[in-house]
Context: one part of a larger RNA
RNA sequence: GAGUAACGAAAGAGGAGUGAGAAUCUCCUCCACCGAUUGUCCAAGGUUUCCUGAGUAAAGUUCGUCUGCUCAGGGUUAGUCGGGACCUAAGGCGAGGCCGAAAGGCGUAGUCGAUGGCCAACAGGUUGAUAUUCCUGUACCACGUCGCAUCCGCUUGACCAAUGGGGUGACGAGGAAGGCUAGGGGAACCCAGGCGAUGGUCGUCCUGGGGCAAGCGCGUAGUUAGCGCCCGUAGGUAAAUCCGCGGGCGUGUUGAUGCGAGGCGCGAUGCCAGCUGGCCGGAAGGCCGGCGAGUCCCCGACGCCAUGCCUCCGAGAAAAACCUCUAGGGAGGAUGCGCGUGCCCGUACCAAAACCGACACAGGUGGACAGGCAGAGAAUGCCAAGGUGAUC
Numbered sequence: 001g002a003g004u005a006a007c008g009a010a011a012g013a014g015g016a017g018u019g020a021g022a023a024u025c026u027c028c029u030c031c032a033c034c035g036a037u038u039g040u041c042c043a044a045g046g047u048u049u050c051c052u053g054a055g056u057a058a059a060g061u062u063c064g065u066c067u068g069c070u071c072a073g074g075g076u077u078a079g080u081c082g083g084g085a086c087c088u089a090a091g092g093c094g095a096g097g098c099c100g101a102a103a104g105g106c107g108u109a110g111u112c113g114a115u116g117g118c119c120a121a122c123a124g125g126u127u128g129a130u131a132u133u134c135c136u137g138u139a140c141c142a143c144g145u146c147g148c149a150u151c152c153g154c155u156u157g158a159c160c161a162a163u164g165g166g167g168u169g170a171c172g173a174g175g176a177a178g179g180c181u182a183g184g185g186g187a188a189c190c191c192a193g194g195c196g197a198u199g200g201u202c203g204u205c206c207u208g209g210g211g212c213a214a215g216c217g218c219g220u221a222g223u224u225a226g227c228g229c230c231c232g233u234a235g236g237u238a239a240a241u242c243c244g245c246g247g248g249c250g251u252g253u254u255g256a257u258g259c260g261a262g263g264c265g266c267g268a269u270g271c272c273a274g275c276u277g278g279c280c281g282g283a284a285g286g287c288c289g290g291c292g293a294g295u296c297c298c299c300g301a302c303g304c305c306a307u308g309c310c311u312c313c314g315a316g317a318a319a320a321a322c323c324u325c326u327a328g329g330g331a332g333g334a335u336g337c338g339c340g341u342g343c344c345c346g347u348a349c350c351a352a353a354a355c356c357g358a359c360a361c362a363g364g365u366g367g368a369c370a371g372g373c374a375g376a377g378a379a380u381g382c383c384a385a386g387g388u389g390a391u392c
Stems, first nucleotide, its partner, number of pairs: 012030006031389004039369004045350002049348001050074006059067002079140002081346004086117002091112003097106003121138005141342004146338007159329002164325004172312004178305003183299005189210006195203001211271002215266004222259002226251008235243002272294001274291007313316001355364002371383004
C1' cells in the first nucleotide's frame, strides 16, 4: 500500500431459552430451497471424524455459549450379511528345469489371485451410540454322536466312495409377445377421530388409515420335443452298470419329460399403523395395559417367470460345488425324530465440510432404491417422504 481488496454460487423473519457476553447456539411458529436429489442404502477411500459430558487459547474466512475443534468417558456383539477355513480368470509367484559374467530372466508340476462361480434367516422390537449380529417369534444349513423308531447287511458285501471317467456348471448381441408381482390411484365399503368463529354441516360430510417376511405345504399361467427301458460294444490313457456308438421295445404334438413365476393355505389366537386408560416425571419423556379396520375396483414396471422364445454374425471364460460311474475301502450301516456343537476377520461414522483436488475448495468419484399431478419420458414445472436455509 490499507483497515483497502476479499470473506468462495443459495432466504430468511419473529418469539422464547441458555449465558458474563447471542444476527450466528438450542427450541417453537411462519416463510423459502432440493426432491433421478441437496433424500435413503452400499463399494472404494478415510480411520474414531460416531455418542455422551465438560470447555473456548488456537482451528472455523465474522461471531460463537456452537462444531468434523480441545479434554475425558463410552460405543462396532453374526453358523445364515461380506471375506477366510471352497473354486478358478487375467495376471503374479514358482520345487525341479532351461537360459544368463553376477544381479537375474523365462517357465513345468504346483501355488496364489474376484471384478466371476458356489453357498444355509426372515419379520418385528430395542440403545445416547450396534443390529438380517442383541431381544421376541418363526425358520434353515453343516457336522457329531448319545437316545428312540423303521429298515438293510456281516465276504452270497449293507454302506462309503475318488486326486480318476462322464454329465452338468456354461455364458454373445439385438428384438418381440404373454403371464405376474412390487409399487401407485380410487372407493358411496370398513376402522379411528371430529361436528364447526361466517350460509350449510350426523352427512353420498371433514381428516387420517385400510399392512406383514423367510420358511413349510398345495401347485397354476407359461415354457420345453423328446423321455423311459432292454441288448450289444473295438472309443472315453486302468475299470465301469456312467458317457459315446449301434440295434430293439414302450411312451409322447389328444403335449410326455423337465423347468416354473405368481396365487392359495399355514406362519399369524402373532406383530404393526392409529386411537385410548393408568402410573412415574417440573418438563421432555419413560413404563405397564386395553381397543383395533386391514376389503373391493382400476393402472402397472427397466423387477420375476426367463440362462425361456425369435432373429443375426464377429459365434460369444475357467474351475470347483452338484449328479453319476467304477477303482478302492469295508463290518456294522442307512433313513427319520429328538439332543448337542457351530471357528477366524470385517461390522462405529462419512459418500462429501470426513475420499481425490495444499483449504470446511462452485471441480472429480462406481453401484442400488426411483412416490404424486401434468408429460412419450429418469426431460421440464410444482409437490411427497426425507433433507436444508450453505459460517459474515
About this RNA: The part of an RNA shown here (large-subunit ribosomal RNA, domain III) has 392 nucleotides and comes from a soil metagenome. Its mean pLDDT, the model's own confidence on a scale to 100, is 80.